This is a predicted structure of a 72-nucleotide RNA (transfer RNA) from Ceratobasidium sp. 414. The prediction has a mean pLDDT of 80. The source organism's lineage runs through Eukaryota, Agaricomycotina, Cantharellales, Ceratobasidiaceae and Ceratobasidium. Rfam family: tRNA.

[in-house]
RNA sequence: AGCGAAAUAGUGUAAUUGGUAAAAUACUAGACUCAUGAUCUAUUGAUACAGGUUCGAUUCCUGUUUUCGCUU
Numbered sequence: 001a002g003c004g005a006a007a008u009a010g011u012g013u014a015a016u017u018g019g020u021a022a023a024a025u026a027c028u029a030g031a032c033u034c035a036u037g038a039u040c041u042a043u044u045g046a047u048a049c050a051g052g053u054u055c056g057a058u059u060c061c062u063g064u065u066u067u068c069g070c071u072u
Base pairs, nucleotide, nucleotide: 001071002070003069004068005067006066007065010025011024013022019055028042029041030040031039048064049063050062051061052060
């Protein structure tokens, strides 16, 4: 320099070819316990950034940033 892949909650992962973003774990609160832990219940929190297409975008298109891999 060229090519390809990835970016979603504090963390590691889903979303079935565009239709209400899911569960686990963690944090917090409550129940249980003399207390802690474990267990149960509930709440909070996310689509890398900026645009475009569409009634509607994690998904499609363009550009940027970061990371990883391959070739020279």